A computed fold for a 72-nucleotide RNA from Picocystis salinarum, annotated as transfer RNA.
Rfam family: tRNA.
C1' cells in the first nucleotide's frame, strides 16, 4: 500500500439496538491476638475519537487513531 481482527472499569474479559455487567486488584465492615483464608458492603466507566442511520447506538454504516496478523 491491500486485506482481516480488536478497542468496554486499575488488569483480563463478557455484553450484537432500549436495564452498562462479571472475575481479579482496591477501600471498607464481619471474622482473627495481628495478618491471611472466607463472607459481605461500597466505590470505580465520556463503551478509542468523529460524523451517520434510527424514536433510541457498546451494538448497524463511513471516516481516523491505535495495536495484532496476512499478502505485496
Nucleotide at each position: 500500500g491491500g486485506g482481516u481482527c480488536a478497542a468496554u472499569a486499575g488488569c483480563u474479559c463478557a455484553g450484537u439496538g432500549g436495564g452498562a455487567g462479571a472475575g481479579c486488584a482496591a477501600u471498607c465492615g464481619a471474622u482473627u491476638g495481628c495478618a491471611g483464608c472466607u463472607c459481605g458492603a461500597u466505590a470505580g466507566g465520556u463503551c478509542g475519537c468523529u460524523g451517520g442511520u434510527u424514536c433510541a447506538a457498546u451494538c448497524c454504516c463511513g471516516g481516523c487513531u491505535u495495536g495484532g496478523c496476512c499478502c505485496u
RNAcentral holds the sequence, with entries from ENA.